[in-house]
Context: one part of a larger RNA
RNA sequence: GGUUUAUUAUGAAUGACUGGGCAGAUAAAGGCGAUGAAGGACGUGGAAAGCUGCGAUAAGCCCCGGGGAGCCGCAAUUGGCUUUGAUCCGGGGAUCUCCGAAUGGGGCAACCCCAUCAGGUUCAUCCCUGAUGAUCUCCUGCUGAAUACAUAGGCAGGUUGAAGCUAUACCAGGUGAACUGAAACAUCUAAGUAACCUGAGGAAAAGAAACCGAAUGGGAUUCUCUUAGUAGCGGCGAGCGAAGAGAGAAAAGGCUAAACCGACGAGCUUGCUCGUCGGGGUUGCGGGACCUCAACGUGGUAUUGUGAGGGAAUAGCGGAAGUGUUUGAAAAAACACGCCAUAGACUGUGAGAGCCAGGUACGCGAAAUUCCCAAGCAGCCUAGAGGUAUCCCAAGUACUGCCGGGCACGGGAAAUCUGGCAGGAAUCUGGCCCGACCAUGGGCUAAGCCUAAAUACUCAAUCUGACCGAAAGUGGACAAGUACCGUGAGGGAAAGUUGAAAAGAACCCCGGGAGGGGAGUGAAAUAGAACCUGAAAUAAUAAACCU
Numbered sequence: 001g002g003u004u005u006a007u008u009a010u011g012a013a014u015g016a017c018u019g020g021g022c023a024g025a026u027a028a029a030g031g032c033g034a035u036g037a038a039g040g041a042c043g044u045g046g047a048a049a050g051c052u053g054c055g056a057u058a059a060g061c062c063c064c065g066g067g068g069a070g071c072c073g074c075a076a077u078u079g080g081c082u083u084u085g086a087u088c089c090g091g092g093g094a095u096c097u098c099c100g101a102a103u104g105g106g107g108c109a110a111c112c113c114c115a116u117c118a119g120g121u122u123c124a125u126c127c128c129u130g131a132u133g134a135u136c137u138c139c140u141g142c143u144g145a146a147u148a149c150a151u152a153g154g155c156a157g158g159u160u161g162a163a164g165c166u167a168u169a170c171c172a173g174g175u176g177a178a179c180u181g182a183a184a185c186a187u188c189u190a191a192g193u194a195a196c197c198u199g200a201g202g203a204a205a206a207g208a209a210a211c212c213g214a215a216u217g218g219g220a221u222u223c224u225c226u227u228a229g230u231a232g233c234g235g236c237g238a239g240c241g242a243a244g245a246g247a248g249a250a251a252a253g254g255c256u257a258a259a260c261c262g263a264c265g266a267g268c269u270u271g272c273u274c275g276u277c278g279g280g281g282u283u284g285c286g287g288g289a290c291c292u293c294a295a296c297g298u299g300g301u302a303u304u305g306u307g308a309g310g311g312a313a314u315a316g317c318g319g320a321a322g323u324g325u326u327u328g329a330a331a332a333a334a335c336a337c338g339c340c341a342u343a344g345a346c347u348g349u350g351a352g353a354g355c356c357a358g359g360u361a362c363g364c365g366a367a368a369u370u371c372c373c374a375a376g377c378a379g380c381c382u383a384g385a386g387g388u389a390u391c392c393c394a395a396g397u398a399c400u401g402c403c404g405g406g407c408a409c410g411g412g413a414a415a416u417c418u419g420g421c422a423g424g425a426a427u428c429u430g431g432c433c434c435g436a437c438c439a440u441g442g443g444c445u446a447a448g449c450c451u452a453a454a455u456a457c458u459c460a461a462u463c464u465g466a467c468c469g470a471a472a473g474u475g476g477a478c479a480a481g482u483a484c485c486g487u488g489a490g491g492g493a494a495a496g497u498u499g500a501a502a503a504g505a506a507c508c509c510c511g512g513g514a515g516g517g518g519a520g521u522g523a524a525a526u527a528g529a530a531c532c533u534g535a536a537a538u539a540a541u542a543a544a545c546c547u
Stems, first nucleotide, its partner, number of pairs: 001546009015532001016497002020468002022465005029458002031165002039099003042055003046077001050074002061093006070081003104113003114133007135162002138158006170201001171199005181188001185235001211218002222249004232240002253450003256394001260279009284428001286393004290387004299381003304378003309373006316364003322337005338355002340344001346358003399423007409435001430445005484491002504531001507518004
């Protein structure tokens, strides 16, 4: 110096566990906010640093209900509360500092300063308390320029409304990339994606044919499967990529404008025009106005109100059946003999418990608030037949040209849809479409509006798991978006386990302490708080052996 063995130390793997995560399913959840939100600052306890709760009424106040013996959060202690029903749970209310849309003005958020009115205090101020005071919009009233009427503007009032937050989700609209692919790259692709902006809802959007496309047809929209990687588009490269039909989910249709009639008002050219309101009317086997005839009841309701009654949510309640012996620290284990079961899900209890505890099956329950269904009532909507001279049937619209966009379709033979500019119709013997265009044939009725369901998503809630089990699973099982880093935007950890029970080691000894040795607790202390198990690397001590 090394090898082996033994005993220790260090170290944290492994095993076991789980108060946390992850994923999915469900639903009568899908918003909160000027009645001041979300999020914070500062306070608040007998003592109080952090978290939690709460707000100067401050781990709380009041009422109503549940519940029934303990309670004063995590979390010990002091001191208290409670069967005159506390703590706790649910519903409703009160309080709710300051900042924050923040809104009296300002400001370096949580601070400073002011006006008016009312009250308190004072001899009077100072001071204190309460209320009001932002902007825009809408309505009403009063005023009122240039400029006569008027208008703009101003002032006041109002229980008009808005603003800001979020679930980094879902939806519609507006702007709109690049990397990349094309094995380079420019058309093309990525992609109308990402990102930003606006707006909204629990869904949104779309939607009752100026449709489809060729059948003897269908009949609003949306979604799924399929058609089909087809027809097509494409430096015909890379790639992009339908639709009708078919099968399903869900189903629902309505209201205006106009012609015409009436009322009221206004204008002036005195018999017209315009406006408001009411009636009328809503369609493509064209319909309506208009004229003639006929009906007063029938049917409906997606909107509004009321609503008998029923159901549900937000606390809860009842709820079967086991003992003995042995081992053990402890019985739920083993053995013996029983019992319940609409309950043998699960969890806990000193080791594996149907019968110990909480529960489970089953049954029951609400003073209060809210939601859903709902008979009935009110409200609202609701009709045809014939005739056809005249009138009406959505205008800077349709359409055309040029330039764009979007359609699976890159300008193409390029229709259909749509924006800008220029031009610019017709009213049913009218128009649009059927992929250039024309004919024939067919379909439909634009230029107004509304419309549930089937569909998309999931912050929070409940349930489930051939999901993870502390280097995993969320970044976070712990005072975690914490500590810490950064001027800042931002980045961002580590860290779980004594024991059944603290019974957490009185007392003695060594030591300044740290630490240790006894004693004691415990089944165990090599379970002693640096605490379950405690591998390896590494270190120490001892012995044997090799050199």

Annotation
This is a predicted structure of a 547-nucleotide part of an RNA (large-subunit ribosomal RNA, domain I) from a Candidatus Omnitrophota bacterium. The full RNA is in RNAcentral, with records from ENA. Its Rfam family is "Bacterial large subunit ribosomal RNA".